Predicted 3D model of a 73-nucleotide RNA (transfer RNA) from a Candidatus Nomurabacteria bacterium. It matches the Rfam family "tRNA". About the family: Transfer RNA (tRNA) molecules are approximately 80 nucleotides in length. Gene Ontology term of the family: triplet codon-amino acid adaptor activity. Its mean pLDDT, the model's own confidence on a scale to 100, is 80. Lineage of the source: Bacteria > Bacteria candidate phyla > Candidatus Nomuraibacteriota.
[in-house]
RNA sequence: GCCAGAGUAGCUCAGUUGGUAGAGCAUUCCCUUCGUAAGGGAGAGGUCGCCGGUUCGAUUCCGGCCUCUGGCU
Numbered sequence: 001g002c003c004a005g006a007g008u009a010g011c012u013c014a015g016u017u018g019g020u021a022g023a024g025c026a027u028u029c030c031c032u033u034c035g036u037a038a039g040g041g042a043g044a045g046g047u048c049g050c051c052g053g054u055u056c057g058a059u060u061c062c063g064g065c066c067u068c069u070g071g072c073u
Stems, first nucleotide, its partner, number of pairs: 001072007010025004019056001027043005049065005
């Protein structure tokens, strides 16, 4: 330098033929217990890597850039 894959909550990851973004763990509160663990309920937490384009509307489509991983030279 070229090719491919990945980037979504604190962590691990879903989601998408374009229409108000989810789970598990963790965290906060409550219930249960003499107490702890386990269990149950509720809440908080996201500029969906960045910048542009298309569109009434973009996490999703298109272009560029950045980071990481693998391969080729």